[in-house]
This is a predicted structure of a 291-nucleotide RNA (Bacterial RNase P class A) from a Bacteriovoracaceae bacterium. The gene name in the source record is rnpB. NCBI's taxonomy places the organism under Bacteria, Pseudomonadati, Bdellovibrionota, Bacteriovoracia, Bacteriovoracaceae. Its mean pLDDT, the model's own confidence on a scale to 100, is 78.

RNA sequence: CAAGAAGAAGAGAUCAUCGCGGGUCAAUAGAUCCGAGGAAAGUCCGGGCACUUUCGGGCAGCGUAGCGGGUAACGCCCGUCCACUGUGAAGUGAGGACAAGUGCAACAGAAAGCAAGUACAGUUCGGCUGUAGUGAAACCAGGUAAACUCUACGCGGUGCAAGUCCAAAUAGGUGGGUGUUUUAGUAUGGCCCAUAUGAGCCCACGGGUAGGAUGCUUGAGUUAUUAGGUAACUAAUAACCUAGAUGAAUGAUGAUUUAAUACAGAACCCGGCUUAUCUUCUUCUUGGCUU
Numbered sequence: 001c002a003a004g005a006a007g008a009a010g011a012g013a014u015c016a017u018c019g020c021g022g023g024u025c026a027a028u029a030g031a032u033c034c035g036a037g038g039a040a041a042g043u044c045c046g047g048g049c050a051c052u053u054u055c056g057g058g059c060a061g062c063g064u065a066g067c068g069g070g071u072a073a074c075g076c077c078c079g080u081c082c083a084c085u086g087u088g089a090a091g092u093g094a095g096g097a098c099a100a101g102u103g104c105a106a107c108a109g110a111a112a113g114c115a116a117g118u119a120c121a122g123u124u125c126g127g128c129u130g131u132a133g134u135g136a137a138a139c140c141a142g143g144u145a146a147a148c149u150c151u152a153c154g155c156g157g158u159g160c161a162a163g164u165c166c167a168a169a170u171a172g173g174u175g176g177g178u179g180u181u182u183u184a185g186u187a188u189g190g191c192c193c194a195u196a197u198g199a200g201c202c203c204a205c206g207g208g209u210a211g212g213a214u215g216c217u218u219g220a221g222u223u224a225u226u227a228g229g230u231a232a233c234u235a236a237u238a239a240c241c242u243a244g245a246u247g248a249a250u251g252a253u254g255a256u257u258u259a260a261u262a263c264a265g266a267a268c269c270c271g272g273c274u275u276a277u278c279u280u281c282u283u284c285u286u287g288g289c290u291u
Stems, first nucleotide, its partner, number of pairs: 001287010012257007020035006037263001041274002044272005049159004054194001056193004061155005066080005081095001082093004096150002101148002103144002118132005163214004173205006185197003221240008
């Protein structure tokens, strides 16, 4: 100098003027505080929370898969063994079982499975034994399970458009089918059984309402220090409060400064994974040149 691997941080800042949403103090003027992300994205996993007359049993179905640890939990994270990729720093793993069974392997070859039998040789005359040919693989053969399957463990369901409360309005409507205690039906994924309940249940047409409050932000929370641990992380102490919109809020202008530009906007909340992407910094690997 070039090419690569891994990690960390940021995503502009300060001031002024006007404008927008929420909180607090006020009181009719205003003051003050806060106000989109590292992925808010995908809706792929796991939960918190809420509802559900059985989160009873079984079957089907789905998911996970070396060993140990972490976590509220996980299909996530950490460590380690093994396998594979790479010169290497590093990276990936759908990593239980092929003697429970069924499959698959072009061409070539006589023949690709619990089968037989090409050529030559030996022979106890039985493809019984050996060699050679073909092929990735040929004596009771290995390979393959992101082939079907088997084993072990796990999974009730639906979801903030969940729910709770208030107010208002209408038509507790009309028609059809089936049934009426012998039990149909119903009980928040499917089927069966059990249990509970039990005269309703199903289909079609038609009418009213779709307004307000709450859920709604104090959390498995963030930061710092100390201790333990290889680490993930745990414990103690202290400090802090950081959006709650609902046809949907954070924008415009000017000055100074900066490495500041891409991907891109919360909608109940949180822990992950995956995908998109700009800049700066640190460590390590390989190659070349020079000293």
Rfam family: Bacterial RNase P class A. The family's RNA type in Rfam is ribozyme.